[in-house]
Context: one part of a larger RNA
């Protein structure tokens, strides 16, 4: 000059405490390890790998195995040499690609076009090396750092500035000052959400008149409201008081929808970890070229003595059923979404109106709330497994699809050491939707409202970081 210290000082974070609710015990789901296996393609391994790449493995997908084929190949361009063919149509063999025959088959200005086929350059590779690379991408960390120009100071390495004193969520600002000024960063500019003006009034809305139903913005008609979506406004410690040189700090002031970064989100320095990615692509450099390359069938990524992660169900009366009865937000629809009728106990079927959607469907919000039962059992908790009978997607549900219905009715008494996430519209419960997607392994992931808390002396201690020394 760093980094490190079981030195110090001073500051912060769901870091600790205080609370709250979980996982660690059990059945299942899913990923990993291990181990089997003809193969169980590949990669991701503290933190930062284990519902990770996978926003969807029956075939495909797929990169593994097994076992049939094909070799200029699946595609595209040059150059020569032949030819009118390839393709379709139809036999025969085969699991299929594939082979192997029958048939049918090109224009034309005669120069040549088009188009097959051999041949020869170029291919192909999810094959290695992320310790040769780009690009991305995680993680310290949204932490408050990180450095430059001139000067000054030292022989140099550097140092100053960036220290010191207060402030601050912030190297954020102020005073001081051999510094002076400047970048990147941080804070504003961007979305969203909270209030409200104005413009505009369909497909939304209905407060007034009028009409009309069992009912029902249903109609004629309104633009008041809600709404929708443009442009604007509003919040700056701007006002007061008190502290304080200032920056600023404090206040159950005041106005106000919102007060001191008003919530939330996008943004993510310099760099570290030879962090991850050559299977997203790109790309050096090796390797391979009748195969590490390519097409096919079928089988595997779905195996199970065990270990672990991450969920989702429970164990029950704050509940379990059974009827009744109300409230959303955000998405999604034409190879779609489907009202209503039917038929089916039911998962669905048959017809089928409307919607290319603020119009029409999905669509039933769930928990709440009003009632009936059930009375502390392994039970009307609790549903795993298993049998049977079925429905749908699909060329095909055996390996290895999801859902119904009837039967069965497991383990589980709140869970050991240690361990996680959360500070307000959250945590916790509840239930809707959508990417992919024919269908699904959706309990995942993204997202959306409804109900809606406890609790925070304080910072000594654990774990992370930031200054100074």
């Nucleotide at each position: 000059u760093g980094a490190c210290g079981g030195g110090g000082g001073c500051c912060c974070g769901c870091a600790c405490a205080a609370g709250c609710g979980g996982a660690g015990g059990a059945a299942c789901a899913u990923g990993u390890g291990g181990u089997u296996u003809a193969a169980u393609u590949c990669g991701a391994u503290g933190a930062u790998a284990c519902g990770c790449g996978a926003g969807g493995a029956a075939c495909c997908u797929u990169a593994c195995c097994u076992g049939g084929g094909c070799u200029u190949a699946a595609a595209u361009g040059g150059g020569g040499g032949a030819c009118g063919a390839c393709a379709g149509c139809u036999g025969c063999u085969g699991a299929a690609a594939g082979g192997u025959g029958g048939u049918u088959u090109u224009c034309u200005u005669c120069g040549g076009a088009c188009g097959u086929u051999c041949u020869u350059c170029a291919a192909g590779g999810u094959g290695c090396u992320g310790c040769a690379u780009g690009g991305u991408u995680g993680u310290c960390g949204u932490c408050a750092g990180c450095u430059c120009g001139u000067g000054c100071c030292g022989u140099g390495a550097g140092g100053u500035g960036u220290c010191g004193g207060g402030u601050u969520a912030a190297g954020u600002c102020c005073c001081a000052u051999a510094a002076c000024g400047a970048g990147c960063g941080c804070a504003a500019c961007c979305c969203u959400u909270a209030c409200u003006g104005u413009u505009a009034g369909u497909u939304g809305c209905c407060a007034u008149c009028g009409g009309g139903u069992a009912a029902a913005g249903c109609c004629g008609g309104g633009g008041a409201c809600u709404c929708u979506a443009g442009c604007g406004g509003g919040a700056c410690u701007g006002c007061c008081a008190c502290c304080g040189u200032a920056a600023g700090g404090u206040g159950a002031g005041a106005g106000g929808a919102a007060g001191g970064u008003g919530g939330g989100g996008a943004u993510g320095a310099c760099g570290u970890c030879a962090a991850a990615u050559c299977a997203u692509c790109a790309u050096g450099g090796c390797c391979u070229u009748u195969a590490u390359g390519u097409c096919c069938a079928g089988g595997g990524c779905u195996a199970c003595a065990c270990a672990c992660g991450u969920g989702c169900u429970a164990c029950a009366a704050u509940g379990g059923u059974c009827g009744g009865u109300a409230c959303a937000a955000a998405g999604g629809g034409c190879a779609g979404c489907a009202a209503g009728c039917u038929c089916g106990c039911g998962a669905g079927u048959g017809c089928a109106a409307g919607c290319u959607a603020a119009u029409c469907c999905c669509a039933a919000a769930a928990a709440a709330c009003c009632g009936g039962c059930c009375u502390c059992a392994g039970u009307u908790c609790g549903g795993a497994u298993u049998g049977g009978a079925g429905u749908c997607u699909g060329c095909a549900a055996c390996u290895c699809g999801a859902c119904u219905c009837c039967a069965u009715g497991a383990a589980c008494g709140c869970g050991g050491a240690a361990u996680c996430g959360c500070u307000a519209g959250u945590a916790a419960c509840c239930g809707c939707g959508u990417a992919u997607c024919a269908g699904c392994u959706a309990c995942g992931g993204c997202g959306c409202g409804g109900u809606g808390a406890a609790u925070g002396c304080g910072u000594u201690c654990c774990c992370g970081g930031g200054c100074c020394u």
About this RNA
The part of an RNA shown here (small-subunit ribosomal RNA, 3' major domain) has 469 nucleotides and comes from an uncultured bacterium. It matches the Rfam family "Bacterial small subunit ribosomal RNA". Gene Ontology terms of the family: ribosome and structural constituent of ribosome. The coordinates come from a structure-prediction model, not an experiment, and the mean pLDDT is 84. The full RNA is in RNAcentral, with records from SILVA.